[in-house]
RNA sequence: GCGACAUUAGCUCAGUUGGUAGAGCGCCUCCCUUCCAAGGAGGAGGUCACGAGUUCGAGGCUCGUAUGUCGUU
Numbered sequence: 001g002c003g004a005c006a007u008u009a010g011c012u013c014a015g016u017u018g019g020u021a022g023a024g025c026g027c028c029u030c031c032c033u034u035c036c037a038a039g040g041a042g043g044a045g046g047u048c049a050c051g052a053g054u055u056c057g058a059g060g061c062u063c064g065u066a067u068g069u070c071g072u073u
Base pairs, nucleotide, nucleotide: 001072002071003070004069005068006067007066010025011024012023013022019056027043028042029041030040031039049065050064051063052062053061
């Protein structure tokens, strides 16, 4: 240089055929307990990497950019 893949919550990751963005862990509050842990209930937290396009409607499609991983000369 070229090619492939990945980028979604603090972390690890789902998200089916384009139609209300989710789980586990973590965090906060409450219950339980003499206290802690464990357990139970509830809650907060998202410009879906960035920019454009297509569409009535985009996390998912198209193009470009950035970062990372792998392969290749």